RNA sequence: GAGUUUCUUUAGGGAAUGGUGAAAUUCCAUAUCGGUGGUUACAGCCCACGACGCGGUCAAAGACCGCCCGAACAGGUGAAAUUCCUGUGCCGACGGUAUAGUCCGGAUGAAAAAAGAAAGGA
Numbered sequence: 001g002a003g004u005u006u007c008u009u010u011a012g013g014g015a016a017u018g019g020u021g022a023a024a025u026u027c028c029a030u031a032u033c034g035g036u037g038g039u040u041a042c043a044g045c046c047c048a049c050g051a052c053g054c055g056g057u058c059a060a061a062g063a064c065c066g067c068c069c070g071a072a073c074a075g076g077u078g079a080a081a082u083u084c085c086u087g088u089g090c091c092g093a094c095g096g097u098a099u100a101g102u103c104c105g106g107a108u109g110a111a112a113a114a115a116g117a118a119a120g121g122a
Stems, first nucleotide, its partner, number of pairs: 004119007017029003031102002033092002035049004044090002053067006072088005094105003
């Protein structure tokens, strides 16, 4: 002291106030939230991954494979920032319910990944 193998643990936040209405945390005003890795410098909206959804194979459990997969500009500082600062803006699976990023549900689930332990020994 690399890669590798096995195991363990961890691994998502947010609706306050008012209005309309028979009924809305769903509409309107307004508030509020931001998984993981990377990127010369800190990212919801730059690149990629996971989750959700759809399809296929296998008798099934489940596993594997494929598809799909939202949104930002301007100015400033600097060696370097679509990441910081200023301003303005935008986005957010499926099922339920008065139309939902925020409520309830699948989910006491799964998982990107992170940390640790052991084995092994380039």

A computed fold for a 122-nucleotide RNA, annotated as FMN riboswitch aptamer (RFN element).
It was read from a public genome assembly, where an Rfam model found it.